[in-house]
A computed fold for a 673-nucleotide part of an RNA from a Patescibacteria group bacterium, annotated as large-subunit ribosomal RNA, domain II. It matches the Rfam family "Bacterial large subunit ribosomal RNA". Rfam links the family to the GO terms structural constituent of ribosome and ribosome. Model confidence (mean pLDDT): 84 of 100. RNAcentral holds the full RNA, with entries from ENA. NCBI's taxonomy places the organism under Bacteria, Bacteria candidate phyla.
Context: one part of a larger RNA
């Protein structure tokens, strides 16, 4: 891991509701006793319970009582029950099942390990050479030096022995802590044998929360004990009907619970619902405003004041603030104002699986996305909160490549039938390589901003133009004059001032390049050439371009697509779903016509099967039960029947009754492989 078996709402008490039964103003026996059997049953038993009258604090009164001085007021009452069976719910019990860590009590442990007591044992070899003694030298002595002897030490090196520093191996191991190598101690606070002592709210501890028999912040074991678990997991057959919530309030409360809200079910009321229309209300939002509270701009020959400049002074100015006026503003916690909606109440109207009343009985209290209007946040978030609506949740089907929440659309079952929706119609891929008129050249389509650009199309405006425009080309572009000043120079062109006149078709006291200064080259301006389906400048719109560098090819689903298979507009066909229609069938509701039948939590209804019991009638060696990759028939399903094979002794049907009554999940339990 698989297979097989086993595995979870039970039983009792009391209360309550529904249905059924017996009796009924009554009803029922409990303990116990008797009889019979020895299994239960029948009879007795009326103690007592509940009901039959309530009300008041009570005395009490009584179909009434209380309240009050009083009531035509107000409160309570006046209505068939009792017992039993079955089912739902609650209570108390382990109370659907499994699951703690823990707590308490009684015991068992020091053969592991910690410390201690008693009594024994062990420590190769080598090194160092303390005290002390002695001999000798020196010294008056104390003493000092040298030699020899001696053999001290939690001394040194290093085996046994004890330990376990680093590394490597081992990691389902040789081993639930080992092996190899390396290393520390090795006469000592050394190591060790045997016997003994200390016990869990405790012991022992050169203290590490260490050790106390391979897991010790409190051992193990048995019991209290099925501790408790607002927590996690699991909870077994079928079909039919209805079908939620993720909110409010409260909570030592926030992942729990109670009441309300929303579901189911039973009975009743019978137009009372929602939406719509009309009317009437309160409000302080949107907006607006500055009258208050604050914020905030400019002005002022106004008022009052501070500082300051000039002035001998008078006075004149600068600047800052207060108040007044004028001007333009801002506000969730500002308002002189003030909607639309919404909300509430009443009326009209509205007839359904609506609404309401009473009883019984659930689940829900983590929501989520889209969209409208808002608060918070960064007018961030697949963010967070409010409110309205729609979905998902609890909703399958078609579309969006894939995709709970978007678009279309709500699946009773069957059909190789119909028409459509969203969305599509070159191929993958069902259906237009459809029609008409345009645009786009960027593969834009097939991601993105500010900003940028003789992209291109359309529509305007402007001025010029056959008296010849725009562009190219040819020619002219002059004279006074080198204007005056300045300057080394300044001649159109460093700079300052002026910017006239003439000749002209036209030509600036000069727009640019250039020179040291001149010169020189262009420009403006003019003529010629040429001949417009014109040109100059500018605006708006459509579609494109740049801006645009990232990590799988990876922002067309792919092939691929350019008078598109892209974009815009119009049109006609077609495809396309569990929608719609048609045919057949089932169930529920309904008198019928007909309507309805997605569904989690959850409620209700009806059944199937298993084991046992009773009654009745059966089957079975001429083959029961059980078993099989078996086959056929049958029922909407759980299932049922038959045939064949195997098997070899019991067993099913009908009607009732009783339950150890249905497994795929619980890191379930037991067994097998």
């Nucleotide at each position: 891991a698989c297979c097989g078996g086993u595995g979870a709402g039970u039983u009792a008490u009391u209360c309550u509701u529904a249905u059924c039964g017996u009796c009924a103003a009554g009803u029922c026996u409990a303990a116990g006793c008797u009889a019979u059997u020895a299994c239960g049953u029948a009879g007795c038993g009326u103690a007592g319970g509940c009901g039959g009258a309530g009300u008041g604090a009570a005395a009490g009164c009584g179909u009434g009582c209380c309240u009050a001085a009083a009531g035509u007021g107000g409160g309570c009452a006046a209505u068939a029950g009792a017992c039993g069976a079955u089912a739902g719910g609650a209570u108390u019990a382990g109370a659907c099942c499994c699951g703690a860590a823990a707590c308490c009590a009684g015991g068992u442990g020091a053969g592991c390990u910690a410390a201690c007591c008693a009594u024994g044992a062990a420590c190769a070899g080598g090194u160092u050479g303390a005290a002390u003694g002695u001999u000798u030298u020196c010294g008056a002595a104390a003493g000092a030096g040298a030699g020899c002897a001696a053999g001290a030490g939690g001394a040194c090196c290093g085996a046994a022995c004890c330990c376990g520093u680093g590394a490597u191996c081992g990691c389902a191991g040789c081993a639930a802590a080992g092996a190899u190598u390396u290393g520390g101690g090795a006469u000592g606070a050394u190591u060790u044998g045997u016997g003994g002592u200390u016990a869990g709210g405790g012991g022992c501890a050169a203290u590490a929360u260490g050790c106390c028999a391979a897991a010790c912040g409190a051992a193990c074991u048995u019991g209290g004990a099925g501790a408790u678990a607002g927590c996690u997991g699991g909870u077994u057959c079928u079909c039919c009907c209805c079908g939620a919530a993720a909110u409010a309030u409260a909570u030592c409360u926030a992942g729990g619970u109670a009441u309300a809200g929303c579901g189911g079910u039973u009975a009743g009321u019978u137009u009372u619902a929602a939406g719509a229309c009309c009317a009437u209300g309160g409000g302080g939002u949107a907006g607006a405003g500055c009258a208050c509270u604050g914020a905030a701009u400019g002005g002022u020959u106004g008022u009052c004041g501070g500082c300051u400049u000039c002035g001998c002074a008078a006075g004149a100015g600068g600047u800052c603030g207060u108040c007044g006026c004028c001007u333009a503003u801002c506000a969730a916690a500002c308002u002189c104002c003030g909607a639309a909606u919404a909300c509430a109440u009443g009326g009209u109207g509205g007839u359904a699986c609506a609404a309401c009343u009473a009883g019984c009985u659930a689940g829900u209290c983590a929501g989520u996305c889209g969209u409208g209007u808002c608060g918070g946040g960064c007018u961030a978030a697949g963010c967070u909160g409010a409110u309205g609506c729609g979905g998902c949740g609890a909703a399958a089907g078609g579309g969006a490549a894939a995709c709970a929440u978007c678009c279309c659309a709500g699946a009773c079952u069957c059909c190789c039938a119909u028409u459509u929706a969203a969305g599509g119609u070159c191929u993958c891929u069902a259906a237009a390589u459809c029609a008409u008129a345009a645009c786009u050249u960027a593969g834009u389509u097939u991601a993105c901003a500010a900003g940028g650009a003789a992209g291109u199309c359309a529509c305007g405006a402007u001025c010029c133009a056959u008296a010849g425009a725009c562009a190219c080309c040819c020619a002219g572009g002059a004279a006074g004059u080198u204007g005056g000043c300045u300057u080394a120079g300044a001649a159109g062109c460093a700079g300052c001032c002026a910017c006239c006149u003439u000749u002209u078709a036209a030509a600036g006291a000069a727009c640019g390049c250039g020179u040291a200064a001149c010169a020189g080259c262009g420009c403006a301006c003019u003529g010629g050439c040429g001949g417009a389906u014109g040109g100059u400048u500018u605006g708006u719109g459509g579609c494109g371009c740049c801006g645009g560098a990232a990590a799988u090819u990876a922002c067309g689903g792919a092939g691929g697509a350019u008078c598109a298979a892209g974009u815009u507009a119009u049109g006609u066909a077609c495809c396309g779903a569990a929608a719609u229609u048609g045919g057949a069938g089932a169930a529920u509701c309904g008198a019928a016509a007909g309507a309805u039948u997605g569904g989690u939590a959850g409620g209700g209804g009806a059944g199937c099967g298993u084991u046992c019991u009773g009654a009745c009638a059966g089957c079975g060696g001429u083959g029961a039960a059980g078993c099989c990759u078996a086959a056929a028939c049958u029922g909407u399903a759980a299932g049922g029947u038959u045939u064949g094979g195997u098997g070899g002794a019991g067993u099913g049907g009908u009607c009732a009754g009783a339950a150890g009554u249905g497994a795929g999940a619980a890191u379930g339990c037991c067994g097998g492989u």